[in-house]
Context: one part of a larger RNA
């Protein structure tokens, strides 16, 4: 490049992250309850035993067995936390072009703007209330010259 200018928003197109999601797959620490090896401990010991005691029979001891508690893995049942993917849906960022209109910036052609409500393809548009960061006009106060 300066009004043929600037510029809002909704739609439709790419690409990027993200949230939401019926559910899935994994991983994690535990909870209750079931069951429950080996083992240590406790009991019990009809059976068994060379060593001590005893001439002996026996007795001490001690072992096999059988019981209990504890318990490793396993099974069940509700969760908890974490991380993947997950139809589909939400909005956002970015892009040379594109669709609809023009909301805003000049009194931007209905001054703009803040809050609310309501309402509309989209900007948005009206209501109430506020606010000058509003253009003209006239008047009044104050400052400068």
């Nucleotide at each position: 490049c300066a009004c043929c200018g600037c510029c809002c928003g909704u739609c439709a197109a790419g690409c990027c992250a993200c949230g939401a999601a019926a559910g899935u797959u994994g991983g994690u620490a535990g909870g209750a309850c079931c069951c429950a090896a080996a083992g240590u401990c406790g009991c019990u010991a009809c059976g068994c035993c060379a060593a001590c005691c005893g001439u002996a029979a026996g007795g001490a001891g001690g072992c096999a067995g059988g019981c209990g508690c504890c318990u490793a893995a396993g099974g069940u049942c509700a969760g908890g936390c974490c991380a993947g993917c997950g139809a589909u849906u939400g909005g956002g960022g970015c892009u040379a072009a594109g669709u609809c209109g023009u909301a805003a910036c000049a009194a931007g052609g209905u001054a703009g703007c803040c809050g609310u409500a309501c309402c509309g393809g989209a900007a948005g548009g009206u209501g109430c209330g506020g606010c000058u960061g509003g253009a003209u006009c006239a008047c009044c106060u104050c400052c400068u010259u």